[in-house]
Context: one part of a larger RNA
Molecule: small-subunit ribosomal RNA, 3' major domain
Organism: Firmicutes bacterium ADurb.Bin080
RNA sequence: UGACGGGGACCCGCACAAGCAGCGGAGCAUGUGGUUUAAUUCGAAGCAACGCGAAAAACCUUACCAAGACUUGACAUCGUAUGAUCAUCAUAGAAAUAUGGUUUCUCUUCGGAGCAUAUAGACAGAUGGUGCAUGGUUGUCGUCAGCUCGUGUCGUGAGAUGUUGGGUUAAGUCCCAAAACGAGCGCAACCCUUAUCGGUAGUUGCCAAUAUUUAGUUAGGAACUCUGCCGAGACCGCCGCUGUAAGGUGGAGGAAGGAAGGGAUGACGUCAAAUCAUCAUGCCUCUUACGUCUUGGGCUACACACGUGCUACAAUGGCCAUUACAAAGAGCAGCAACAUGGUAACAUCGAGCAAAUCUCACAAAAAUGGCCUCAGUUCAGAUUGUGGGCUGCAACCCGCCCACAUGAAGUAGGAGUUGCUAGUAAUCCCGAAUCAGCAUGUCGGGGUGAAUGCGUUCCCGGGUCUUGUACA
Numbered sequence: 001u002g003a004c005g006g007g008g009a010c011c012c013g014c015a016c017a018a019g020c021a022g023c024g025g026a027g028c029a030u031g032u033g034g035u036u037u038a039a040u041u042c043g044a045a046g047c048a049a050c051g052c053g054a055a056a057a058a059c060c061u062u063a064c065c066a067a068g069a070c071u072u073g074a075c076a077u078c079g080u081a082u083g084a085u086c087a088u089c090a091u092a093g094a095a096a097u098a099u100g101g102u103u104u105c106u107c108u109u110c111g112g113a114g115c116a117u118a119u120a121g122a123c124a125g126a127u128g129g130u131g132c133a134u135g136g137u138u139g140u141c142g143u144c145a146g147c148u149c150g151u152g153u154c155g156u157g158a159g160a161u162g163u164u165g166g167g168u169u170a171a172g173u174c175c176c177a178a179a180a181c182g183a184g185c186g187c188a189a190c191c192c193u194u195a196u197c198g199g200u201a202g203u204u205g206c207c208a209a210u211a212u213u214u215a216g217u218u219a220g221g222a223a224c225u226c227u228g229c230c231g232a233g234a235c236c237g238c239c240g241c242u243g244u245a246a247g248g249u250g251g252a253g254g255a256a257g258g259a260a261g262g263g264a265u266g267a268c269g270u271c272a273a274a275u276c277a278u279c280a281u282g283c284c285u286c287u288u289a290c291g292u293c294u295u296g297g298g299c300u301a302c303a304c305a306c307g308u309g310c311u312a313c314a315a316u317g318g319c320c321a322u323u324a325c326a327a328a329g330a331g332c333a334g335c336a337a338c339a340u341g342g343u344a345a346c347a348u349c350g351a352g353c354a355a356a357u358c359u360c361a362c363a364a365a366a367a368u369g370g371c372c373u374c375a376g377u378u379c380a381g382a383u384u385g386u387g388g389g390c391u392g393c394a395a396c397c398c399g400c401c402c403a404c405a406u407g408a409a410g411u412a413g414g415a416g417u418u419g420c421u422a423g424u425a426a427u428c429c430c431g432a433a434u435c436a437g438c439a440u441g442u443c444g445g446g447g448u449g450a451a452u453g454c455g456u457u458c459c460c461g462g463g464u465c466u467u468g469u470a471c472a
C1' cells in the first nucleotide's frame, strides 16, 4: 500500500421488511446429470452451466457409430499431355461408384484463355490436442462510482498529498474549507424512442361541410386523425420557506417538474472466468488416415436425480350463441382474397399485391343472453385406438395438424426458494426471425390492469472513512 475481520461509523440496492403472483407436489415440453448404447458427437459447471452455443437434429445439418468406397484427394496454387468431360440412356449396386452405348468442348486480338480428364510431385485436408502459448469476441463484479496522471509539497524510503474533512447529489454531482494547482478515463450531456404543440407535405392514409354509395364507394375537401421531415418545449427558469453556498422543500403555470419514462452507451481492473467447434493463429499430432465420399443408424435411449417452462386442479369458472375495440410486423421459389367442396384439418380455383393501396388477418380477454350447481364434475386434459389432412425423394426408428372414441395424475403443493415499486406485477391475445415441414422456446407488439412500501434492527451484495492483523 492492499486484502481480510462472526471490528466500528456513514450510505445505497426488490437486499430485507410490507404486498402480489409463482416455483418446490401432478401431467407434459425442454435442457442437464447419471445410466445404457455400436454410437447415444462436442462444448458450457456456484452466483455468472442446465428452453445455454442450437434464430428449427426425419435425409441434409452432423462433428458420432456400422458398413461400403477413394488416396495429389470433396476444396486451393503450380507442371506436362489430351479434347474431351459434363450430360443422357442401360446394367450392377443401399448409394457412393463402376462398366457399356449415344453425343463429342467453348471463346479468341490466333499469343492464348476458360472448362474437363489423365498423370508427377510440391502440397491440400483435420469440428485432432493445448483457451494454462495466443489474437479477436463475450460473461461477471456493475451503469457500481470509481481508476489514474503532470507539476508542486511532505517523507531516508516504500509511499502520502491531490481523491481527505463539513455539507449535498443518482453520481469523485456540485459547494465550502484545506499544500495543493490542474488534467485524463469514467458520471452527466450530446444519440434513438415514448408523451405536447407549431410549421411543412396531403397519397395508397383521413372525412367536418356539400352531393353520392351496400361500403370514404365516388366527386370533392386540406379542417380533424395519421404519417414523414423540420422546429419549439423543462432550466429548480418563476414565486414562497430554508441554507454562507451547492442544494432541499412547497406552489403556480404547463402535455410533461425536479434525471419526465424507456433504450443504446459498461472506466482502471478481477475471476490463468468462457470460447483453438464462428473465425484467425504458435507449437504438437494424423497423412492409403485422426483426411474425403456414400447408405443406414445415432444425437429423440430410460430404474432414476436436478434446472427452466407450459397446462391444470375450477364458479372471479367451463360450455354454447350473439356482438365490440389494437399495435407492431411479414410477403414473389412469397402472402393469398372471393367462391365452391369437406364436421374439420384442408383441397380446388386463383382476383389482388414487390404493398399506408392487396393479402396474412376473425385479435383474445372484455360485453350481452342462455346452460351447468360444487361433483374427480359439462373441471382437467395425459395416454391410447381408428379414420383422415399437410410438407417433403422419404414421416418405421423420428414431424405437425383434424375428427370421432378413450378420459390418467391432479382437490392448491414439506423444508425451502424466485420475480416484481406503475402502465410495473398479474392476466389476454397478435406478430417476426429460424424455417420445405415442425415453437409450451426466443425476440418484439399491443389489450385489461392491481396491491404494498412503517422503515433500515436483521439476511445478501456494494461504496466511503477508520481500526486490528503472525496474511501478500
Stems, first nucleotide, its partner, number of pairs: 001472002003469003007466007015456002019420005026311008034302002042053002064297007073123001077122002079119005087102006105114003125286002128284003134280002136275003139271001141269001146185006152161003164177004191263004196232007206221002210219002235257001238251005313413001317372006329360003334353002339348003379410001384405007426448007